[in-house]
RNA sequence: CCGUAUCGCUGGGGGUGCCGCGCGGCAAAGCGGGGCUGAGAUUAGACCCUUUGAACCUGACUGGGGUAAUGCCCGCGCAGGGAAGCACGAUGGAUGAGCC
Numbered sequence: 001c002c003g004u005a006u007c008g009c010u011g012g013g014g015g016u017g018c019c020g021c022g023c024g025g026c027a028a029a030g031c032g033g034g035g036c037u038g039a040g041a042u043u044a045g046a047c048c049c050u051u052u053g054a055a056c057c058u059g060a061c062u063g064g065g066g067u068a069a070u071g072c073c074c075g076c077g078c079a080g081g082g083a084a085g086c087a088c089g090a091u092g093g094a095u096g097a098g099c100c
Stems, first nucleotide, its partner, number of pairs: 001093002008086003011050004017036003021032003056081003062075004
């Protein structure tokens, strides 16, 4: 001098599903409470992700498995999209100088 991880600052992006129960009602909507997965299922002033980008969207009314049910799990998936700058900077690398 470069600069990775980590951490920080500012900004930005994103999702909110499935199933019972009660109220309600012709039904549905809606309201309340509970169960499943998950970081998060509108406790959000939260959580996750931010180009080294499977956070998230599309494909998808997708293929296989499983479940009470659901993107619940795996595949599809070096498929197509997808929101960034700054600061610090262990380890490391490069260079220079001095000394032996």

TPP riboswitch aptamer (THI element) from a Hyphomicrobiales bacterium, 100 nucleotides, folded computationally. Lineage of the source: Bacteria > Pseudomonadati > Pseudomonadota > Alphaproteobacteria > Hyphomicrobiales.